RNA sequence: GCCGAUGUAGCUCAGGGGUUAGAGCGAACGACUCAUAAUCGUUAGGUCACUGGUUCAAUUCCAGUCAUCGGCACCA
Numbered sequence: 001g002c003c004g005a006u007g008u009a010g011c012u013c014a015g016g017g018g019u020u021a022g023a024g025c026g027a028a029c030g031a032c033u034c035a036u037a038a039u040c041g042u043u044a045g046g047u048c049a050c051u052g053g054u055u056c057a058a059u060u061c062c063a064g065u066c067a068u069c070g071g072c073a074c075c076a
Stems, first nucleotide, its partner, number of pairs: 001072007010025004018056001027043005049065005
């Protein structure tokens, strides 16, 4: 340099154009207990990587950019 995949909560990941984005774990608070753990409940936590386009409507589709990963090429 070329090709491909991925980017969504603190972590691991679902979701897939229709107005309000979810789960598990973790966190905070509460219940229970003599107490702790476990268990149960509640709450908080999001620029859906960024920019633009299509659309009545985009986290979702399209293009570009960025980042990460993999493959290929180059390496006098």

Predicted 3D model of a 76-nucleotide RNA (transfer RNA) from Herpetosiphon llansteffanensis. Its Rfam family is "tRNA". Gene Ontology term of the family: triplet codon-amino acid adaptor activity. It is annotated as a transfer RNA. NCBI's taxonomy places the organism under Bacteria, Chloroflexota, Chloroflexia, Herpetosiphonaceae, Herpetosiphon. Model confidence (mean pLDDT): 82 of 100.